[in-house]
Parts: sequence; structure tokens; C1' cells
RNA sequence: GCGCCUGUAGCUCAGGGGACAGAGCAGGAGCCUUCUAAGCUCUUGGCCGGGGGUUCGAAUCCUCCCAGGCGCACCA
Repeated sequence: GCGCCUGUAGCUCAGGGGACAGAGCAGGAGCCUUCUAAGCUCUUGGCCGGGGGUUCGAAUCCUCCCAGGCGCACCA
């Protein structure tokens, strides 16, 4: 330099045009327990990496950029 993949909650990930964007773990409160752990109930937390575009409507499609990963090329 070229190509491909990934980027969504504190962490690991779902969701691939229309529902108030979800789950598990984690955090908080309560129940239970002599206490702790485990278990159960409730709850907190995001505007989906950024800009632009398409569309009545975009996390989702297109484009550019940023970050990370993989492969290829170059390496006098």
C1' cells in the first nucleotide's frame, strides 16, 4: 500500500429497514439466612465509533473518516 472482518450498557454479546434497542454477567435495593455465600424479586445503566447520504422511516442500506484484528504485497 491492497483486501476482508469487527466497533451496540462497566464487561461478553444478540438485534441486519418500522415495538419505549435487548440478554447474560456486573452495580443498587429488598426477600430468605444466626451471618456469609447461593437462590428469588425489583431496579440502575445506551441514543448503537464519528461525519455525510438514501428513505416517510436507519443500530440495520450506501459513502468517507477513526480505532482494532486478520490475510496479502513491499522490505535495496

Transfer RNA from a Bacillota bacterium, 76 nucleotides, folded computationally. Its mean pLDDT, the model's own confidence on a scale to 100, is 80. Taxonomically the source falls in Bacillota (Bacteria, Bacillati). RNAcentral holds the sequence, with entries from ENA. Its Rfam family is "tRNA". Rfam describes the family as follows. Transfer RNA (tRNA) molecules are approximately 80 nucleotides in length.